Context: one part of a larger RNA
RNA sequence: UGACGGGGGCCCGCACAAGCAGCGGAGCGUGUGGUUUAAUUCGAUGCAACGCGAAGAACCUUACCAGGGUUUGACAUGCCGCCGACCGGAGCCGAAAGGCUUCUUCCCUUCGGGGCGACGGCACAGGUGCUGCAUGGCUGUCGUCAGCUCGUGCCGUGAGGUGUUGGGUUAAGUCCCGCAACGAGCGCAACCCCUGCCGGUAGUUGUCACUUUCUACCGGGACUGCCGGGCUAAACCCGGAGGAAGGUGGGGAUGACGUCAAGUCAGCACGGCCCUGACAUCCUGGGCUACACACACGCUACAAUGGUCGGUCCAAAGGGCAGCCAAGGCGCGAGCCGGAGCUAAUCCCACAAAGCCGGCCUCAGUGCAGAUUGCAGGCUGCAACUCGCCUGCAUGAAGGCGGAGUUGCUAGUAACCGCCGGUCAGCACACGGCGGUGAAUACGUUCCCGGGCCUUGUACA
Numbered sequence: 001u002g003a004c005g006g007g008g009g010c011c012c013g014c015a016c017a018a019g020c021a022g023c024g025g026a027g028c029g030u031g032u033g034g035u036u037u038a039a040u041u042c043g044a045u046g047c048a049a050c051g052c053g054a055a056g057a058a059c060c061u062u063a064c065c066a067g068g069g070u071u072u073g074a075c076a077u078g079c080c081g082c083c084g085a086c087c088g089g090a091g092c093c094g095a096a097a098g099g100c101u102u103c104u105u106c107c108c109u110u111c112g113g114g115g116c117g118a119c120g121g122c123a124c125a126g127g128u129g130c131u132g133c134a135u136g137g138c139u140g141u142c143g144u145c146a147g148c149u150c151g152u153g154c155c156g157u158g159a160g161g162u163g164u165u166g167g168g169u170u171a172a173g174u175c176c177c178g179c180a181a182c183g184a185g186c187g188c189a190a191c192c193c194c195u196g197c198c199g200g201u202a203g204u205u206g207u208c209a210c211u212u213u214c215u216a217c218c219g220g221g222a223c224u225g226c227c228g229g230g231c232u233a234a235a236c237c238c239g240g241a242g243g244a245a246g247g248u249g250g251g252g253a254u255g256a257c258g259u260c261a262a263g264u265c266a267g268c269a270c271g272g273c274c275c276u277g278a279c280a281u282c283c284u285g286g287g288c289u290a291c292a293c294a295c296a297c298g299c300u301a302c303a304a305u306g307g308u309c310g311g312u313c314c315a316a317a318g319g320g321c322a323g324c325c326a327a328g329g330c331g332c333g334a335g336c337c338g339g340a341g342c343u344a345a346u347c348c349c350a351c352a353a354a355g356c357c358g359g360c361c362u363c364a365g366u367g368c369a370g371a372u373u374g375c376a377g378g379c380u381g382c383a384a385c386u387c388g389c390c391u392g393c394a395u396g397a398a399g400g401c402g403g404a405g406u407u408g409c410u411a412g413u414a415a416c417c418g419c420c421g422g423u424c425a426g427c428a429c430a431c432g433g434c435g436g437u438g439a440a441u442a443c444g445u446u447c448c449c450g451g452g453c454c455u456u457g458u459a460c461a
Base pairs, nucleotide, nucleotide: 001461002460003458004457005456007455008454009453010452011451012450013449015445016444019409020408021407022406023405026300027299028298029297030296031295032294033293034291035290042053043052064286065285066284067283068282069281070280073124077123078122079121080120081119083117084116088103089102090101091100092099093098106115107114108113126275127274129273130272131271135269136268137264138263139262140260142258147186148185149184150183151182152181153162154161155160166177167176168175192252193251194250195249197220198219199218200217201216202215203214223246226240227239228238229237230236302402306361307360308359309358310357311356312355318349319348320347323342324341328337329336330335368399373394374393375392376391377390378389379388415437416436417435418434419433420432421431
């Protein structure tokens, strides 16, 4: 000087408390451990691994395993030799890859050669092989926490201190006052984006029309500006007026010096090491989907503020050209036929659902719940056995609100409800977004967890 303390003081944070909904019990989904396996590819491992890399494992992906093949190689560049191919067609073996045979077949040229391509050879290619304890880059985390430093001066033999401590104040090293300090930098804040109010301009495809709604752009508006009170003065705090909005209005983007030899050599790059008829590469099939178990995160429930049937109301944000697919017809349905429109404020996906109105059910493992299984179908795709999704009929399991423990959330939030998107041929209970309905509670800071400042002890660095 730090770090640490079941030392002290001050202060924060859904940290506790107050409250709401959950998880932990059940079934299923997904991930992981373990076990199994020819292989169940690899990585991630307290917080900060475990719906994580994976924004889509039937083949492909694929890195794993078995078997069958290739060797200048699936891919790049250069040189030498030789040939005229490449592409395409045919036959045989084969699961394919591949192998064998065969038919056809280059361009330019001042002729020396050049271009292109195959083959043979050389140099090399190739490696998701190892090392994230050799690295770059990127990322997580403490933490959106309020801190981390520098120049000059001053103090100290020195390490170093001072400034940055102190008194107030703030979300904030925010600001004020004081002070051997005076200034400055990276952080904070502001500048950026979305949203809430108003005005202007422009309006197509929005509307039947036009103003409005809306869409797009520009601007205004909020600054403790005004009033009262508190504080010795100040910073600031409390109350009020006006206002759509207050005192950082709400949300986002933005992550200081550093810490964890944190994560990633499998995204990429890169040092070193290793393989090179194989640790490279191609193919077929299998595996990554195994299953006595254990954990993590979810979905659906256990019902009557519910289930079911009929009727009826209102979104936002998105996506669409071998794409979205209307009307109409067929089918109980998944879906099929059909073909209009749309490169899209025009057309389509697309009926939002909860809600509201009415009928039935009457507390039962039930008209709750839907696992599991049988049969019959639909769709995508070369192909759904291993191993896809959906529909109909039948079957109807566990489950009667969950031990110790544990998670999220302070407002348009939680909870409940549906919609869309990326990935994608197909496959979403995940992820990212969108709107609809819309709460309860916070006395307080003693305690648990994490953090900031000052101070104290230390046999630690």